[in-house]
This is a predicted structure of a 73-nucleotide RNA (transfer RNA) from Quinella sp. 1Q5. The prediction has a mean pLDDT of 80.
């Protein structure tokens, strides 16, 4: 310079042919314990890297863009 892959909750990852985002681990209150630790309940926590665009509707399809990883030259 050319291709290719990744970016979704603090952290590891789901969301198979577009329908309004989960899940373990962690965090918070409770419950159980005499106290911790371990188990249960419940909560909270992200509009998907960032612009645009397409559509009635986009995490998902098109384009640009920025990061990182990988191959080629």
């Nucleotide at each position: 310079g050319c291709g290719g892959a990744c970016a979704u909750a603090g952290c590891u990852c789901a969301u198979c042919u577009g329908g309004u985002a989960g899940a373990g681990c962690g965090c918070a209150a409770c419950c159980u314990u005499g106290c911790c630790a371990a188990g249960g309940u419940u909560g909270a926590g992200g509009u998907a890297g960032c612009g645009a665009g397409u559509u009635c509707g986009a995490g998902c399809c098109u384009c640009g863009u920025u990061g990182u990883c990988c191959g080629c030259u």
Annotation:
Its Rfam family is "tRNA". About the family: Transfer RNA (tRNA) molecules are approximately 80 nucleotides in length. NCBI's taxonomy places the organism under Bacteria, Bacillota, Veillonellales, Veillonellaceae, Quinella.